The prediction has a mean pLDDT of 81.
Predicted 3D model of a 75-nucleotide RNA (transfer RNA) from Candidatus Diapherotrites archaeon CG11_big_fil_rev_8_21_14_0_20_37_9.
NCBI's taxonomy places the organism under Archaea, Nanobdellati, Candidatus Iainarchaeota.
Rfam family: tRNA. Rfam classes the family as a transfer RNA.
[in-house]
RNA sequence: GGGCCCGUAGCUCAGCUUGGAUAGAGCACUUGCCUUCUAAGCAAGGGGUCGAGAGUUCAAAUCUCUCCGGGCUCG
Numbered sequence: 001g002g003g004c005c006c007g008u009a010g011c012u013c014a015g016c017u018u019g020g021a022u023a024g025a026g027c028a029c030u031u032g033c034c035u036u037c038u039a040a041g042c043a044a045g046g047g048g049u050c051g052a053g054a055g056u057u058c059a060a061a062u063c064u065c066u067c068c069g070g071g072c073u074c075g
Stems, first nucleotide, its partner, number of pairs: 001074007010027004020058001029045005051067005
């Protein structure tokens, strides 16, 4: 340098193929209940402008382009 894959909540990921209703799950966190206390359990809650920018579109996490970061591979 060429090709491919990944980047979404604090962490691990789904959703992207086939654009559409408020962006989700588990764990973690906060508060309450329970308990002598802790853990476990139960209930409720907070937390994201989907790696960055641009384009297409009535509408973009999703399609296109460029860039950034990581991984695999070819030379």